[in-house]
RNA sequence: UGGGUGCGCGACCGCUGAGCUUCGGCUUGGAGGAAAGUCCGGGCUCCGCAGAGCAGGAUGGUCGCUAACGGCGACCGGGGGUAACCCUAGGGAAAGUGCCACAGAAAACAGACCGCCGUCCGGCCCUUCGGGGUGACGGUAAGGGUGAAAAGGUGGGGUAAGAGCCCACCGGCCGACCGGUGACGGAAGGCGCAUGGUAAACCCCAUCCGGAGCAAGAUCAUAUAGGGGCGCGGGCUGCUCGCUCGAUCGCCCUGGGUAGAUCGCUUGAGGCCGUCGGCAACGACGGAUCCAGAUGAAUGGUCGCGAGCCUCACUUCGGUGAGGAGACAGAACCCGGCUUACAGCCCAUCCU
Numbered sequence: 001u002g003g004g005u006g007c008g009c010g011a012c013c014g015c016u017g018a019g020c021u022u023c024g025g026c027u028u029g030g031a032g033g034a035a036a037g038u039c040c041g042g043g044c045u046c047c048g049c050a051g052a053g054c055a056g057g058a059u060g061g062u063c064g065c066u067a068a069c070g071g072c073g074a075c076c077g078g079g080g081g082u083a084a085c086c087c088u089a090g091g092g093a094a095a096g097u098g099c100c101a102c103a104g105a106a107a108a109c110a111g112a113c114c115g116c117c118g119u120c121c122g123g124c125c126c127u128u129c130g131g132g133g134u135g136a137c138g139g140u141a142a143g144g145g146u147g148a149a150a151a152g153g154u155g156g157g158g159u160a161a162g163a164g165c166c167c168a169c170c171g172g173c174c175g176a177c178c179g180g181u182g183a184c185g186g187a188a189g190g191c192g193c194a195u196g197g198u199a200a201a202c203c204c205c206a207u208c209c210g211g212a213g214c215a216a217g218a219u220c221a222u223a224u225a226g227g228g229g230c231g232c233g234g235g236c237u238g239c240u241c242g243c244u245c246g247a248u249c250g251c252c253c254u255g256g257g258u259a260g261a262u263c264g265c266u267u268g269a270g271g272c273c274g275u276c277g278g279c280a281a282c283g284a285c286g287g288a289u290c291c292a293g294a295u296g297a298a299u300g301g302u303c304g305c306g307a308g309c310c311u312c313a314c315u316u317c318g319g320u321g322a323g324g325a326g327a328c329a330g331a332a333c334c335c336g337g338c339u340u341a342c343a344g345c346c347c348a349u350c351c352u
Stems, first nucleotide, its partner, number of pairs: 001348005007306007015030006032328001036339002039337005044213004056209005061075005076090001077088004091204002096202002098198003113144002115140006123134004152170006171193001172191003177186003217263004226254006232246005270289001272287006309324006
C1' cells in the first nucleotide's frame, strides 16, 4: 500500500416464511460487510409530455468500462516525498463585472515614500572654497523598505542617473514538423517579451437532467353518506289509473373505496464455479444452483465442547495450567456505487 475474515460444532427452550400432516407434530429456509447515512446512478410504478427555447440544478484532463452514474479502470499534466507511494473540482482570467485583508508611496488603463540624476548657469542658507544642507520643477522602476503577490532573473555594455534601451545565458510566448486514438510529449525556427492573482466570486463554454416515490401502484371489499327500483304509508279523489311527498319505514340494486384482506414481494443488470478475451475496470461462453420476505414488524436465549488471540504462573523450551476480551451494527421494493463505523486475526506486494 492492497486484499480477505468478521469465531466453529452440538444440545435444549422459543420466534418467523414455506411444504407435508393421522392436527399430536415433522421436514426445511431465516441478516450484513456495511443491512447504516439516504449522498449519487438505474430498474420498477403512477402522473405529465408535439417540437424548440428560457429559467434552475449537476458535472468539468483524456481514452475506456457500464443499464446508468457525480462511480470504477488505465493513462496524461501539476504538487509532495530519498523511495515505495500519496494528493489533485485539472475547461475559460486578451467576453464582461466584482474582489485582493493588514502592511505599503503604489494592489492594476500601475506607482515616486526613501534613494539616485538633471535644471533653476545667479532659488535660499552655511563654507576651511573641495563642498554640504534645503526648496521648486522634472527624469529614473537599477537600490532600500512593505506584502501572499510589486510588471521576467543574473551578469555586462550603455546612460546625467536609469531602463530589454542593447548583448550573453536562464526563463517566457508563438511554433513548421515528428510521436500518440487522445489528454499530451518532443522540437527546427521565430519573437525583446508592459498589461498580476482570484471562476468550491458572479459569469462564459461544453455535456447531462420532466415530477413523485412500494405509505409507488393494483385487486377484493364491512360500515356510513348519496342515487335508483319495488313494497308500505300520507296528499290530490266518491273509486280506479296517474301524479306527488316520506329526516322520522322495510327489502333489493347501485355507488365511492374508509376499516380490513390480497397482490406488488423477491428469479435478479442474482450470487457461485470454470474456461477464454482484456494491463485493468469489465465482457463473452459453459456448468450446477435457488440463497429471509416480516408488517406494534421473526432472525433470540441458556448451557457444553473446541479453535485463534491477550495476561500471569510453571517449563525438560516441545508445551501445560489459570484467568480474560471478542467489535461495528441489524433487512423492510430491488440492484450498481460512494461515504461513514468496526475488537481481534490472516494473506500478498513494495520502499527505507